[in-house]
RNA sequence: GGUAAGAUGGCUGAGUGUUAAGCGGUGGAUUGUAGCCCCAUAGAUAAAGGUUAAAAUCCUUUUCUUAUCA
Numbered sequence: 001g002g003u004a005a006g007a008u009g010g011c012u013g014a015g016u017g018u019u020a021a022g023c024g025g026u027g028g029a030u031u032g033u034a035g036c037c038c039c040a041u042a043g044a045u046a047a048a049g050g051u052u053a054a055a056a057u058c059c060u061u062u063u064c065u066u067a068u069c070a
Base pairs, nucleotide, nucleotide: 001069002068003067004066005065006064007063010023011022012021018053025041026040027039028038046062047061048060049059050058
């Protein structure tokens, strides 16, 4: 340098246009205390632009990572 794949909360991870889930955190309930269980709550789509009523998803460019070829 060429080709291919990927980037989603603190962590894991699903998602082919109408916003999963779990662990963890915080508050509450329970308990003599703690743990377990239960209820509630906060928190994310690598960046920019475009298409669309609506974009994590479709299109373009850029950044980074991985594999492979030379």
Predicted 3D model of a 70-nucleotide RNA (transfer RNA) from Aseraggodes kobensis. The sequence is in RNAcentral, with records from ENA. It matches the Rfam family "tRNA". Rfam classes the family as a transfer RNA. Lineage of the source: Eukaryota > Vertebrata > Carangaria > Soleidae > Aseraggodes.